The RNA shown here (transfer RNA) has 74 nucleotides and comes from an Actinomycetota bacterium. The coordinates come from a structure-prediction model, not an experiment, and the mean pLDDT is 80. Its Rfam family is "tRNA".
RNA sequence: GGGGUUGUGGUGUAGUGGUCCAACAUAACACCCUGUCGAGGUGAAGAUCGCGGGUUCGAAUCCCGCCAGCCCCG
Numbered sequence: 001g002g003g004g005u006u007g008u009g010g011u012g013u014a015g016u017g018g019u020c021c022a023a024c025a026u027a028a029c030a031c032c033c034u035g036u037c038g039a040g041g042u043g044a045a046g047a048u049c050g051c052g053g054g055u056u057c058g059a060a061u062c063c064c065g066c067c068a069g070c071c072c073c074g
Base pairs, nucleotide, nucleotide: 001073002072003071004070005069006068007067010026011025012024013023018057029043030042031041032040050066051065052064053063054062
């Protein structure tokens, strides 16, 4: 330099064009429970989906460019 693949709450994942609010698990936080801790239960908060454009009535999702990780080729 060329090709492939991945990028979504703190962490691990789902969501492949439309179901008001992007879902689940876990962690942290508050409360309940307990003599205390843990386990268990309840609740609230947390991601404008790597960045910038484009297509579309509508984009996390399709297209283009860029950035970063991993793999292959030279």